[in-house]
Background
The RNA shown here (c-di-GMP-I riboswitch aptamer) has 96 nucleotides and comes from a soil metagenome.
RNA sequence: GACAAAGGCAAACCCGGCGAAAGCCGGCGACGCAAAGCUACGAAGCUACCGCGCAGCGCGUUUGAAGCGCCGCGCCAGGCUAGUCGGGCCGCCGAA
Numbered sequence: 001g002a003c004a005a006a007g008g009c010a011a012a013c014c015c016g017g018c019g020a021a022a023g024c025c026g027g028c029g030a031c032g033c034a035a036a037g038c039u040a041c042g043a044a045g046c047u048a049c050c051g052c053g054c055a056g057c058g059c060g061u062u063u064g065a066a067g068c069g070c071c072g073c074g075c076c077a078g079g080c081u082a083g084u085c086g087g088g089c090c091g092c093c094g095a096a
Base pairs, nucleotide, nucleotide: 001093008033009032014027015026016025017024018023031083037089038088039087041086042085043084044081045080046079051075052074053073054072056070057069058068059067
């Protein structure tokens, strides 16, 4: 980074699988991509199983409490996104 050349990758939808989810893997398929190759180092965003806090319901209880179960809301990354941006590493071609 070109109305160049040879190529490459593969969004969404759908199908199958894994996962609590975000999402990932494979197949189909092309929205697009000069790094849409690799890499979670920085930022940003996504999810919230577990955990914490609050409320409700049921059980429990003479009453009340403790406790247990279910469920809603909030917080939370050791999870995820590199086709969100930046950084790092590798890489095809050679016009202006």
The coordinates come from a structure-prediction model, not an experiment, and the mean pLDDT is 86. Of the family's consensus pairs, 100% are formed in the model.